[in-house]
C1' cells in the first nucleotide's frame, strides 16, 4: 500500500410457540441501559427495556359439551408474530495502536 478477523444485522429454510377476544411487528416523542474486529477511545450510527402517543390486521372448516360460552380442541390459512437450529449474505460509522503480507 494491500489484507484477514468481531458483535451484531438481513433473507431463505426447517422445528416448536404466540395471537386471531389483536397482544406483538412497523411509526414517533422522552427517560433508562448494553454491545460495537487484538487493546483503547466511541458518535448524530446500532441494539434492549420503560413510559406515553399516531396508525392498524382474516378468518374458514369441523368435533365436543349439557356449564350453549368472549367455552375447549383439530385442521387450513392469517400476522411487516416470538424463540431456537441450518445455509447464504453483508459487517469493526470513525480515530489511534496492533496482526499478516
Nucleotide at each position: 500500500c494491500a489484507g484477514a478477523g468481531u458483535a451484531g444485522g438481513a433473507a431463505a429454510u426447517u422445528c416448536c410457540g404466540c395471537g386471531u377476544g389483536a397482544a406483538g411487528u412497523g411509526c414517533c416523542g422522552c427517560c433508562c441501559g448494553g454491545a460495537c474486529g487484538g487493546g483503547g477511545a466511541g458518535u448524530u450510527g446500532u441494539c434492549g427495556g420503560g413510559c406515553g402517543g399516531a396508525c392498524g390486521a382474516a378468518a374458514a372448516g369441523u368435533g365436543c359439551c349439557g356449564u350453549u360460552g368472549a367455552g375447549c380442541g383439530c385442521u387450513u390459512g392469517c400476522g411487516g408474530u416470538g424463540g431456537a437450529g441450518u445455509u447464504u449474505u453483508c459487517g469493526c460509522a470513525u480515530c489511534c495502536c496492533g496482526c499478516u503480507g

Notes
The prediction has a mean pLDDT of 76. This is a predicted structure of a 101-nucleotide RNA (THF (Tetrahydrofolate) riboswitch aptamer) from a sheep gut metagenome. The RNAcentral record of the sequence draws on MGnify. Of the family's consensus pairs, 82% are formed in the model.